[in-house]
RNA sequence: GGGAGUAUAGCUCAGUGGUUGAGCGUUACUUUUGCACAGUAAAGGUCAACGGUUCAAUUCCGUUUAUUUCCA
Numbered sequence: 001g002g003g004a005g006u007a008u009a010g011c012u013c014a015g016u017g018g019u020u021g022a023g024c025g026u027u028a029c030u031u032u033u034g035c036a037c038a039g040u041a042a043a044g045g046u047c048a049a050c051g052g053u054u055c056a057a058u059u060c061c062g063u064u065u066a067u068u069u070c071c072a
Base pairs, nucleotide, nucleotide: 001071002070003069004068005067006066007065010024011023012022013021018055026042027041028040029039030038048064049063050062051061052060
């Protein structure tokens, strides 16, 4: 320098155009003499940024940013 992939909750990841989710974690409560385990509930999201297509975009298209990887 050229090609390809990835970006969604604190972490690991689903979600192939129609109300953004799970597990773990955090907080509160129940339980216990106390802790742990278990149960119930809650908080937590500009779906990397900007633009385009569409009645409607996390999803499709373009550019940028970050990161991984291949070639040289």
Molecule: transfer RNA
Organism: Candidatus Nanopelagicaceae bacterium